This is a predicted structure of a 381-nucleotide RNA (Bacterial RNase P class A) from a Bacteroidales bacterium.
It was read from a public genome assembly, where an Rfam model found it.
The model forms 92% of the base pairs in the Rfam consensus.
Its Rfam family is "Bacterial RNase P class A". Rfam links the family to the GO terms dimeric ribonuclease P complex, ribonuclease P activity and tRNA processing.
The prediction has a mean pLDDT of 75.

RNA sequence: ACAGCAAGCCGGUCUGUCGCUGACUGCUUCGGCAGUGGGAGGAAAGUCCGGACAACACAGAGCACCACACUUCCUAACGGGAAGAUACCCGCGAGGGUAUGCAAGGCGUAACAGAGAAUAACCGCCACGCUUGUCGUGGUAAGGGUGAAAAGGUGGGGUAAGAGCCCACCGGUACUGUGGGUGACCAUGGUAGCCGUACGUCCUGUGGGUUGCAAGACCAUGUAUAUUCCGGUUCCCCUUUGGGGUACAGGGUUGCUCGUCCUGGUGGCAACAGCCGGAAAGGGUAGGUCGCUAAAGGCAAGGGGUGACUCUUGCCGCAGAUUAAUGACAGGCACCGGCCUUGUGUCGGUACAGGAUCCGGCUUACAGGCUUGCUGUUUCA
Repeated sequence: ACAGCAAGCCGGUCUGUCGCUGACUGCUUCGGCAGUGGGAGGAAAGUCCGGACAACACAGAGCACCACACUUCCUAACGGGAAGAUACCCGCGAGGGUAUGCAAGGCGUAACAGAGAAUAACCGCCACGCUUGUCGUGGUAAGGGUGAAAAGGUGGGGUAAGAGCCCACCGGUACUGUGGGUGACCAUGGUAGCCGUACGUCCUGUGGGUUGCAAGACCAUGUAUAUUCCGGUUCCCCUUUGGGGUACAGGGUUGCUCGUCCUGGUGGCAACAGCCGGAAAGGGUAGGUCGCUAAAGGCAAGGGGUGACUCUUGCCGCAGAUUAAUGACAGGCACCGGCCUUGUGUCGGUACAGGAUCCGGCUUACAGGCUUGCUGUUUCA
């Protein structure tokens, strides 16, 4: 100097004129007017997770279903983040990516090819037989073939021929001694012939009630429940206009079951009426207030920590709309690019994109620029 890897930050600013909108103050002919101060994001996007908060009787138990699963830490919590461990893959490298609970387990699958995908025998090798043949019987899994994968590897012994059948070394696995580490694990010994791979599932633990600000609370206005249908209105006791128990019905859901609790009910011999719960059909209103912004908030300094983050002190108070505001024009500055007369020149451009209950994450988009650490190549001293 060039090319990369990782982490972080900025991504516009000033002045003038006109315009929009909230809050507060004053005035008002109640139509508005004046003044002061404020007015989008790092992702506001996606709606994928976790919560705060709200309603439903309790958010109680069980099953189903769903999600997560290595270690330690952070956090209100998470399927998130930080730092690490092991195995495998990519990169010359800095680095990047995937996976991970449990049992030496069971079950299932692995198309096609192949004899056969874990109870194996096509070719081959060996032994025996006889009717001597491209034959039959038995043994074998070392050699060959098929395949992504074929019963750990190399060497030796042994055998009729072979095979962990036996032995040595190596690899894997299980148990175990010593040392290191908070731990997952690492290093190094010992014992055991224990010895197929991948994926899914069975099993274990943790978590999950549901719906979500279009949640929900209140006020005003207005009409029609006249009709139709379904279910319940049971029984007993004490006792007096009531209480208790019980049967039935209703009251939470991604689905089901159970428990506790709450609510409903009168008359008549009956038909039936009334009451309670649910549904159909029909009618009315669709206006306003709250929720609504002080938040697990932000900024600065110092301390702790490898880090995510945390502690202390101080300062600030930062949109709150609801047919939904924050803009337009002009000039300058800043940054980037092009051109050439290299000049305080000229021309052009400035990304992705805009709230709606609020936070913490994840994912996606982004013109251009800056900072720090590290890697590779080349050159010079």